[in-house]
Molecule: c-di-GMP-I-GGC riboswitch aptamer
RNA sequence: GACGAAAAAGGCAAACUCGCCGCGAGGCGGGGGCGCAAAGCCAAGACUCCCCGUCGGGGAGCGUCUGGUUGCCGAAA
Numbered sequence: 001g002a003c004g005a006a007a008a009a010g011g012c013a014a015a016c017u018c019g020c021c022g023c024g025a026g027g028c029g030g031g032g033g034c035g036c037a038a039a040g041c042c043a044a045g046a047c048u049c050c051c052c053g054u055c056g057g058g059g060a061g062c063g064u065c066u067g068g069u070u071g072c073c074g075a076a077a
Base pairs, nucleotide, nucleotide: 003074004073011036012035016031017030018029019028020027021026034063040069041068042067044066045065046064047061048060049059050058051057052056
């Protein structure tokens, strides 16, 4: 560099649910835990979704894929 264990330490947190915010997609916080080795970060390309509207404008999602970037641990091959 690459890889990812019925390993260790630590981490994140789907559905559902409660509160608040938002027209909405959805967001934040509490509970919860399906899963995750980048399920850390970046809306950059694709894609999906929402609103206004009409061939455009403004938004949401990186836990859909790709890409970029940073990073914990260390068995086997």